[in-house]
Molecule: c-di-AMP riboswitch aptamer (ydaO/yuaA leader)
Organism: soil metagenome
RNA sequence: GGCUUAAUCCUGAUUAUAAGGAGCGGGGGAUCUAUUUGGGGUGAAUGGGACAGGCUGUAAGGCAUGUUCCUAGGGCAAACUCUCUGCCCGAAUCCGGCAACUAACCUCGUAAGCCGUGAGAGGAG
Numbered sequence: 001g002g003c004u005u006a007a008u009c010c011u012g013a014u015u016a017u018a019a020g021g022a023g024c025g026g027g028g029g030a031u032c033u034a035u036u037u038g039g040g041g042u043g044a045a046u047g048g049g050a051c052a053g054g055c056u057g058u059a060a061g062g063c064a065u066g067u068u069c070c071u072a073g074g075g076c077a078a079a080c081u082c083u084c085u086g087c088c089c090g091a092a093u094c095c096g097g098c099a100a101c102u103a104a105c106c107u108c109g110u111a112a113g114c115c116g117u118g119a120g121a122g123g124a125g
Base pairs, nucleotide, nucleotide: 001115002114003113004112008022009021010020011019023110024109025108026107027106028105033100038098039095040094041093042092047070048069049068050067051066052065054063055062056061073089074088075087076086077085080122081121082120083119084118
């Protein structure tokens, strides 16, 4: 200097910590409308095939785990947008019988992890 992300900035105290504010983001929460039960939230992260062994079953099959391939969806390529091209992600976790939307109102977060200069056009400074 730049990237993923809401996750940045300011003030104050101070050896240090606790704290506050702005911005950004999440949840809860009427009327109205909608919905019909095992569900719901954050997130792009959904869904499927094959293989391996395990459990279960008389069997057909089913269940979860692992590996691999694809996929809904998502990101990057150096101020910005579009197109082409190329590269990547397609996880994890929380609530605990409970939550649709939702004005007022209430409440929470502001972490973590990274380092890469392809082409053309437009327009901006």